[in-house]
RNA sequence: GCACUCAUAGUUUAAUGGAUAAAACGUAGGAUUGCGGUUCCUAAAAUAGAGGUUCGAUUCCUCUUGGGUGUACCG
Numbered sequence: 001g002c003a004c005u006c007a008u009a010g011u012u013u014a015a016u017g018g019a020u021a022a023a024a025c026g027u028a029g030g031a032u033u034g035c036g037g038u039u040c041c042u043a044a045a046a047u048a049g050a051g052g053u054u055c056g057a058u059u060c061c062u063c064u065u066g067g068g069u070g071u072a073c074c075g
Stems, first nucleotide, its partner, number of pairs: 001071007010025004018055001027043005048064005
C1' cells in the first nucleotide's frame, strides 16, 4: 500500500429495511428495614462522523476516523 472485519446506554450483548432502539449488570430516586444488605417499583442514559439510496436506515452504498486480522513490493 491492498484486502477482510469490528464500532449501539458507564460495561456486556440484542434489534438485518417498517416503533416510542430492547435486555442484563451498573447508576440515581423511592418502598421495605431500627440501620445496612437482599427483594420490589420508578427514572436517566446509546446507534463513531459526514454524505447517498429509499416513502422509510441501527440495518444497504460511499468516504472519513478509530480498533483488530491477513498479505504484496522496496530497503